Context: one part of a larger RNA
RNA sequence: CUCCCGUUAAGGAACUCGGCAAAAUCGCCCCGUAACUUCGGGAGAAGGGGUGCCGGAGAGGUGAAGGGAACACCGGAGCCCCUCCGGCCGCAGGGAAACGGCCCAAGCGACUGUUUACCAAAAACACCGGUCCCUGCCAAGCCGAAAGGCGCUGUAUAGGGGCUGACGCCUGCCCAAUGCCCGUCGGUGAAGGGGAAGGGUGAAAAGCCCUGAACCGAAGCCCGGGUGAAUGGCGGCCGUAACUAUAACGGUCCUAAGGUAGCGAAAUUCCUAGUCGGGUAAGUUCCGACCUGCACGAAAGGCGUAACGACUUGGGCGCUGUCUCAACGGGAGGCUCG
Numbered sequence: 001c002u003c004c005c006g007u008u009a010a011g012g013a014a015c016u017c018g019g020c021a022a023a024a025u026c027g028c029c030c031c032g033u034a035a036c037u038u039c040g041g042g043a044g045a046a047g048g049g050g051u052g053c054c055g056g057a058g059a060g061g062u063g064a065a066g067g068g069a070a071c072a073c074c075g076g077a078g079c080c081c082c083u084c085c086g087g088c089c090g091c092a093g094g095g096a097a098a099c100g101g102c103c104c105a106a107g108c109g110a111c112u113g114u115u116u117a118c119c120a121a122a123a124a125c126a127c128c129g130g131u132c133c134c135u136g137c138c139a140a141g142c143c144g145a146a147a148g149g150c151g152c153u154g155u156a157u158a159g160g161g162g163c164u165g166a167c168g169c170c171u172g173c174c175c176a177a178u179g180c181c182c183g184u185c186g187g188u189g190a191a192g193g194g195g196a197a198g199g200g201u202g203a204a205a206a207g208c209c210c211u212g213a214a215c216c217g218a219a220g221c222c223c224g225g226g227u228g229a230a231u232g233g234c235g236g237c238c239g240u241a242a243c244u245a246u247a248a249c250g251g252u253c254c255u256a257a258g259g260u261a262g263c264g265a266a267a268u269u270c271c272u273a274g275u276c277g278g279g280u281a282a283g284u285u286c287c288g289a290c291c292u293g294c295a296c297g298a299a300a301g302g303c304g305u306a307a308c309g310a311c312u313u314g315g316g317c318g319c320u321g322u323c324u325c326a327a328c329g330g331g332a333g334g335c336u337c338g
Stems, first nucleotide, its partner, number of pairs: 001333008010324002014322001019319001027051005036041001038166001052088007060080003066074002089093001101317007108309002113125002129164007141150003167304004172234003177231002179227005186222003192216002197211005235253005262296001263293001274290005
C1' cells in the first nucleotide's frame, strides 16, 4: 500500500450522476391505523406499548393415581393457557442467531409471469379481455418432391391469421391514392381457333411448304360500387368588436377530407433553464397550471385508473464513515529472509 471485517467525538447526505455502499428497521403479543378503492384491498399502512426471572392468588381447558353399591360419581396430581398482585437482577430480558426501514408525489406497464445461457430483467415480450379477416370439412393454414402428416379422431360457442392489450369513459372526418371484397354490358387481352389475302417450289389452276388480315379467345387490367379496430391521410393566406389585445364573424385559394373528444414544454417542446404558481436560504431536475402542440391524438389506440413493480423521476422522516476528515483495532496479501 491492496482486500475483507469491527469501532468511532461533533455534525448527519454537506458525499455522489444517484444515499451507490453501509447503517437503521426486524420475531411474537396488545393498542391503533389515512387518502383512495374495482369494496377484495390499501394493512405488517403510519404510529405507539409490552417482552427476563422468582413467588402468590384467581378463572378456563384437559385429566393420572386413588376411592367408589364400578358405564354414574368423588377425587384432584400433572400438563396447557389467561388475568391480577407482589418481589429480584443487570447498561441491556425477542439479552445469542435467524428476522420488513417508512412516508408523500409523478411517469410507464393493469396484474402473476417471460427475456438478451456469458455487460441490458425493462416502460421490451407474453397476458386475461377487445376487434377485424379467413375457414362448411378431403376446411382454411402449415410441413413435405410426393405419398403422407399436423390441424383433428376437432366441425363456426371450432380452427388459422393480423392488430390492440385488465377495467372505466370512449374510439371522430377522408374511399382521391394503395390494398382487399362485390359486380362486370363495354374496352384491352396470350396460347389456341379462324382463315381473307400474299408468297416459295413446280409444266401445272395439282400436291407440298411459308407468311398471314377480319372474327371468336380466360384471368388480369381499364371500368362501376363497397370497405378504416384495411395501407394510410386529417390545410394556407387576408380582414374584422367603441382603449389595447384577441377574434365568436367575414373573404379567398386549395383538398379525398382538412385533427372531433381527450391530453399537452409531455419517455413527444427545437427556440427552452418558455411563463406563472408550489417546494428550497438558494431548484437546467420535480409537482400543479397556461397553450405559442418546431413535430400529441383516438385499437402502430386516446384519456383516466384501485392493486401490483429487484422499473424510472422528485421530495421527506428515520439512520448512518457516503462525506467534513480521518483515526484505531482484527484478519488475509504485499515486502524481507529461508